This is a predicted structure of a 109-nucleotide RNA (SAM riboswitch aptamer (S box leader)) from Spirosoma sp. Lineage of the source: Bacteria > Pseudomonadati > Bacteroidota > Cytophagia > Spirosoma. The sequence was found by an Rfam model in a public genome assembly. Model confidence (mean pLDDT): 82 of 100.

RNA sequence: AGCUUAUCCAGAAAGACGGAGGGAAUGGACCCGAUGAUGUCUUGGCAACCAACCAACCCAGGGGAAUGGUGCCAACUUCCUCCCGCUCAAUAACCGGGAUAGAUAAGUU
Numbered sequence: 001a002g003c004u005u006a007u008c009c010a011g012a013a014a015g016a017c018g019g020a021g022g023g024a025a026u027g028g029a030c031c032c033g034a035u036g037a038u039g040u041c042u043u044g045g046c047a048a049c050c051a052a053c054c055a056a057c058c059c060a061g062g063g064g065a066a067u068g069g070u071g072c073c074a075a076c077u078u079c080c081u082c083c084c085g086c087u088c089a090a091u092a093a094c095c096g097g098g099a100u101a102g103a104u105a106a107g108u109u
Stems, first nucleotide, its partner, number of pairs: 001109008013043005021032003027080003044073003049069003053063002077101001082098004
C1' cells in the first nucleotide's frame, strides 16, 4: 500500500512551544482562528476495538474492569454533493434509505 470484517448522531481539556490560516478530497454552506486556531510536546481524561481477566467442554456469543497495544478528546465523519424513496400540479426544500469517499480497530496478502 491492497483486500476482508466491524463501527462511526454517545463520551472526554489543561499547560508549554509556535505564529497563520484551519476544519481529508471536488463545488457549496457553515464554523474555528492574533482573547493565538490547525499543528507538535507534556500531563490529564474518554471509550472499550484487540490482548489479558471471569463463567462455560469447545466454538460462537456474554460479562465486568481498565493492566498492556491502538484509538480518540469543537461542531453527526461539521453539513450537503451522487442515486432511490417520500412529498408536490411540477421543481426545490425537509425527512428516510443507499452508494462513493474517509477515519479507527482487528485480521490478511